[in-house]
RNA sequence: AUCUUAUCCAGAGUGGUAGAGGGACUGGCCCGUUGAAACCCGACAACCAGCAUUGUUUUUAAUGUGUAUGGUGUUAAUUCCAGCAGAUUGUUUCUGAAAGAUAAGGA
Numbered sequence: 001a002u003c004u005u006a007u008c009c010a011g012a013g014u015g016g017u018a019g020a021g022g023g024a025c026u027g028g029c030c031c032g033u034u035g036a037a038a039c040c041c042g043a044c045a046a047c048c049a050g051c052a053u054u055g056u057u058u059u060u061a062a063u064g065u066g067u068a069u070g071g072u073g074u075u076a077a078u079u080c081c082a083g084c085a086g087a088u089u090g091u092u093u094c095u096g097a098a099a100g101a102u103a104a105g106g107a
Stems, first nucleotide, its partner, number of pairs: 002106007013041001015040003021031003025083004042075003047071003050067004055063003079099001084096004
């Protein structure tokens, strides 16, 4: 880099270092010297592994539930909104897809 599956309207800082950018892309609209990116710490979550389990089943197991030890991830705005298609309407609202992100697995 690529393929498959699942999830993406919840949640999380008045912290430290740093010093001008950031929100994938395009168009908007925003965030930022009242401090952006990045790093550290903290926090959130519960995808995978671990551990516990008095539930359920077809009972050496599977599944569910819990936990938060390890691997990731996340920590402005619904994935910030739209992008393509359809419905509705009379130009708004809704649905699905695409794209993207994350996890697990595959070749």